[in-house]
RNA sequence: GGAGAGGUGGCAGAGUGGUCGAACGCGCCACACUCGAAAUGUGGUGUACUCGAAAGGGUACCGAGGGUUCGAAUCCCUCCCUCUCCG
Numbered sequence: 001g002g003a004g005a006g007g008u009g010g011c012a013g014a015g016u017g018g019u020c021g022a023a024c025g026c027g028c029c030a031c032a033c034u035c036g037a038a039a040u041g042u043g044g045u046g047u048a049c050u051c052g053a054a055a056g057g058g059u060a061c062c063g064a065g066g067g068u069u070c071g072a073a074u075c076c077c078u079c080c081c082u083c084u085c086c087g
Base pairs, nucleotide, nucleotide: 001086002085003084004083005082006081007080010026011025018070027045028044029043030042031041032040046061047060048059049058050057051056063079064078065077066076067075
């Protein structure tokens, strides 16, 4: 230099135009159980900005930026990063 695969919550990972800011697993928090833990069970749990006294709500975010579309994590373009192969 060329070709291919990939980048999604704290971590792993599915989703390939609308029912998704998110399945599933792990982790974490609370509670139950226990003398106390572990295991198990139940419930909860992304970040930022913003409204609100609080409870609670709204908007944005799928590596970054742009485009197509009524609608994009998903299609197109450019760039960044990781892995594999070729030279």
Molecule: transfer RNA
Organism: Candidatus Uhrbacteria bacterium